[in-house]
Molecule: transfer RNA
Organism: Phyllosticta capitalensis
RNA sequence: UCCAUCGUGGUGCAGUUGGUAGCACACCAGACCAAACGUCUGGAGGCCCGAGUUCGAUUCUCGGCGAUGGAA
Numbered sequence: 001u002c003c004a005u006c007g008u009g010g011u012g013c014a015g016u017u018g019g020u021a022g023c024a025c026a027c028c029a030g031a032c033c034a035a036a037c038g039u040c041u042g043g044a045g046g047c048c049c050g051a052g053u054u055c056g057a058u059u060c061u062c063g064g065c066g067a068u069g070g071a072a
Stems, first nucleotide, its partner, number of pairs: 001071007010025004019055001027043006048064005
């Protein structure tokens, strides 16, 4: 420098033939219990950034940034 794949709550992942994003663990509150780091209920928290297409973009297109792998 070029190519490929990827970028989703605190962490690890899923998802969307374009239609207001879910799981596990963690976190907060309450209840149960003799008690808890246990069980149950509830809650907060996210689509890397910008532009384009579209009635509508996390999803498609382009650029940028970053990660991993490969080539030179």